Predicted 3D model of a 105-nucleotide RNA (SAM riboswitch aptamer (S box leader)) from Pricia antarctica. Its Rfam family is "SAM riboswitch aptamer (S box leader)". Rfam links the family to the GO term regulation of gene expression. Rfam describes the family as follows. The SAM riboswitch is found upstream of a number of genes which code for proteins involved in methionine or cysteine biosynthesis in Gram-positive bacteria.

RNA sequence: ACGUUAUCAAGAAAGGCGGAGGGAUUAGACCCUAUGAAGCCUUAGCAACCCUUUACUUAAAGAAGGUGCUACGUUCUAUCCCGCCAAAGGCGUGACAGAUAACUU
Numbered sequence: 001a002c003g004u005u006a007u008c009a010a011g012a013a014a015g016g017c018g019g020a021g022g023g024a025u026u027a028g029a030c031c032c033u034a035u036g037a038a039g040c041c042u043u044a045g046c047a048a049c050c051c052u053u054u055a056c057u058u059a060a061a062g063a064a065g066g067u068g069c070u071a072c073g074u075u076c077u078a079u080c081c082c083g084c085c086a087a088a089g090g091c092g093u094g095a096c097a098g099a100u101a102a103c104u105u
Stems, first nucleotide, its partner, number of pairs: 001105001003103006013043005021032003026078004044070004049066002051062004074097001079095002082092004
């Protein structure tokens, strides 16, 4: 890096450095931001994918370690399939895409 599987409507903060952007990408919208963005460091916290213990195939507990995360539903819409509504359009499921974890190559 490709691939496979699972999850993504919940949850969770401060300080220091930094100095203008950020919310994945194309386009549009909307939001956050000098009352300090991104990024880095420290501490704290949330979660429970790996992990530990029990259970024995269905799950429960734990949080030392490996990770991840700590605005807005993955911020919303636009692409494609299907279904419903009389329908422009709206709603819903899914796919694609994205993020995280584990594993194979």